[in-house]
RNA sequence: GGCGCCAUCGUCUAGUGGUUAGGACGGCGGGUUUUCAUCCCGUAAACUGGAGUUCAAUUCUCCAUGGCGCUA
Numbered sequence: 001g002g003c004g005c006c007a008u009c010g011u012c013u014a015g016u017g018g019u020u021a022g023g024a025c026g027g028c029g030g031g032u033u034u035u036c037a038u039c040c041c042g043u044a045a046a047c048u049g050g051a052g053u054u055c056a057a058u059u060c061u062c063c064a065u066g067g068c069g070c071u072a
Stems, first nucleotide, its partner, number of pairs: 001071007010025004018055001027043005048064005
């Protein structure tokens, strides 16, 4: 250089056009407990950027950026 794959809460991840963007761990608040831990309840927190298609895009297309792999 060429080709391919990936990018979603702090972390890991589900979601292939109309979802309240869900779950686990972690965080915070509360309950239980003499205290901690465990357990239970609640709560905050995310779609890499730009353009396009569409009535509607996290989802499809293109470009960019970053990461990974194969190849020369």

This is a predicted structure of a 72-nucleotide RNA (transfer RNA) from an uncultured Candidatus Peregrinibacteria bacterium. The coordinates come from a structure-prediction model, not an experiment, and the mean pLDDT is 82. Its Rfam family is "tRNA". The family's RNA type in Rfam is transfer RNA.